[in-house]
Formats: sequence, structure tokens, C1' cells
RNA sequence: AGAGUGGGUCGGGCGGUCGCCGGUUUGAAAAGGCCGGAGGAAAGUCCGAGCAGGAAAGGGCACGGUGGUGGUUAACGGCCACCCGGGGCGACUCGCGGGAAAGUGCCACAGAAAACACACGGCCGAUGGCCCCGAUUCGUCGGGAUACAGGCAAAGGUGAAAUGGUGCGGUAAGAGCGCACCGCGGCGCCGGCGACGGUGCCGGCAGGGUAAACCCCACCGCCUGCAAAACCAAAAAGCUGGUGCUCGGCCCGGGCAAUAACAGCAGGUAGGUCGCUUCCCGUAUAUCGGGAGAGCCGGCUGGCAACAGUUGGUCAAGAUAAAUGGCCGCCGCCCGUCAAAUGUGACGGCGCACAGAACUCGGCUUACAGACCCGCUCUUAUU
Repeated sequence: AGAGUGGGUCGGGCGGUCGCCGGUUUGAAAAGGCCGGAGGAAAGUCCGAGCAGGAAAGGGCACGGUGGUGGUUAACGGCCACCCGGGGCGACUCGCGGGAAAGUGCCACAGAAAACACACGGCCGAUGGCCCCGAUUCGUCGGGAUACAGGCAAAGGUGAAAUGGUGCGGUAAGAGCGCACCGCGGCGCCGGCGACGGUGCCGGCAGGGUAAACCCCACCGCCUGCAAAACCAAAAAGCUGGUGCUCGGCCCGGGCAAUAACAGCAGGUAGGUCGCUUCCCGUAUAUCGGGAGAGCCGGCUGGCAACAGUUGGUCAAGAUAAAUGGCCGCCGCCCGUCAAAUGUGACGGCGCACAGAACUCGGCUUACAGACCCGCUCUUAUU
């Protein structure tokens, strides 16, 4: 210099002006002042928690989830490190990565055959049969030919997959039939916390694939969610009292009628408050002080790392059909055109992403114009 690879940060800036939401404050009010006001994903709502209500002795079944090993964490299906396997010269990357020798199911098309393996074309004349020739002591013997019986699975063809692979020997042809190496299984030894790796001996080799099919094993899991929950509570309807008549000497009580007005009641719909944005205490108030928090941002220490410990600072929107914006100017970046000829300049641009809180955190996934930074790898050249 070129080509790559992994990660991080930002994601327009300043000023003016007109508004919007919340808090606080001045004021009798009208109207002002001050402070705060979206994101890295606020998104999808896919996991895990807090919080809330319901259910619940304990255990089991059922159902759902997770799945290499070791860590990490409040927890997780997250993250970190490592192992194994695939890809890459490499940095690195990808993997829904337990069990198919417990059982059941399934394996399209093609193919002979897809699981109690099988034999389509093909190979084999060693063996038995049939046929031919020769010899014969008539018992057979020798030679030839033939795929009828039989033997075979090497090579071919099909397929994602066909009962280990390569080579040598062997054979009638073949075959772990024998041997060497590789693979596989069993047992030991060595290294590692472990997944696993290395190595020696033994075994000719069983056990096709599929669990994102049922299933088995291990571990985890109650259900519902802030439209949760709590508090206040219209209107209408309801109930009771009250009113009239009646049974009755009277009270209690019963029955019937009216129910216009009056009083009370319960339920909790509409609506409101709260939950709610850090919380608690001093405290009755505070901008003051103290404490708490998986809160947020730095430093230091330990650890390969995720992360942990410690210390300092800080606590930052809270709306409810939903505010966080519009316009103007300057600057920055990008694109186009024209001048130029490097140190560029002028003009134009409805050019400057994805998107947007709704109880709160930890993750994952997805979207994203553009800008910047860091680590590492390969190739070439120079010192």
C1' cells in the first nucleotide's frame, strides 16, 4: 500500500422566535418567572426478574420449557472461556451440540431392495445336474461346453442415505476370508475440575437415517398480568324505612296498594385518584441532613473474560388519546451543475437515517443515511 476480519463510540451543532406536557413559584384573577422534557434501539413483546392479585400442607401424574463442559448472574433460552464438528491460507466464523445397542412410527421420487435387508443388469464352470468327445477292467476316469441347481456382491446403475474406507494378498468368482493403515467398539494408562485429548492392548466390525416424530434421561417451571391491584364514586335500576288501606282493643307482626316527594343502604358501572417514577426517615414544610437500591456514570483492585469487590459522583420525561414540536438564520456533512487546477470557489437541493416513551429493570432479535476510533490477519514492497 492492497485485501480482509472482529469490536466500540456518535448519530447533526449554535442562536433567535412562536408553541406543547409536567413540577414549582408570584398573583384576587388575568397573566407571568424558574426548572425538567425520548432512544440506541423508546420497536418486536421473544426470554428472565421485580411488583400486584388469585390459588396453594407435602409428594406424584399430566402439561410446557431447556439440553456439549466449566464459570458468571437476582434470574435467564443471556453472557464469558473452553471442548467437539463444518467453513476459511489466516485473523475469524457457523452449529435447536443429551440419548437411535428400551420400544413404536416414518424414510417422498428414483431404485431389485429403504430395514427380519435384498439381487435388476452383472460375475463365477471350483461343486452337483444335463449335453458332447475320448478312454474303459463298464464301477468310472479325462477333456470340452452350458448359468438348470448353486455360489457372489467386487465393479455398474438409483438415491440424501444401500450393512465400514484404501491397498495388498487370496479365490472359480468373491467376501474382514487374511494382513497393514484409517475409522469404529471395549478395556487400561497418561493429561485435564470437566466436556475431551493422547497413547497401548484386545475385538474383524456389530449398530442405515430420523428425537425441529412419539418417546427416554437430567434439570427447571403454579395461573394471570399495570386494561394487575388499591381507594373514592355519579346516573339509571334495586333494597329498606317512611305513606295509605286492611287483620286487630293496642303494640309487635302479616297482607295489599301507591311509589310523586323524603331519608338510609349495599354493590362498584361511567368517571376520578393512586399504582407512576427513585423509595424511606428526621418531619408538620424544604432546594437541608441521614439511610436504602440487581438503579445510572466514572476511577482503582482481582480475574483470560463474562463479572465481582471497593470508592467518588448522580437519581435524570411521567403524558392518558397521549406533550417532547414548527419556522428563520449561520455552520457542518452529502449529492448535482458550472468554473477551475488545488490550499478550491459559486449556485441549486420538500438532501441529512431507523424510529419514537406509556409500571420498572436485565437480555435477545430486528431496523438504521452517514461519520469516527481501536485490535488482529493475509499478500507485496522497503528499512
Overview:
Bacterial RNase P class A from an Anaerobacaceae bacterium, 383 nucleotides, folded computationally. A source record names the gene rnpB. RNAcentral holds the sequence, with entries from ENA.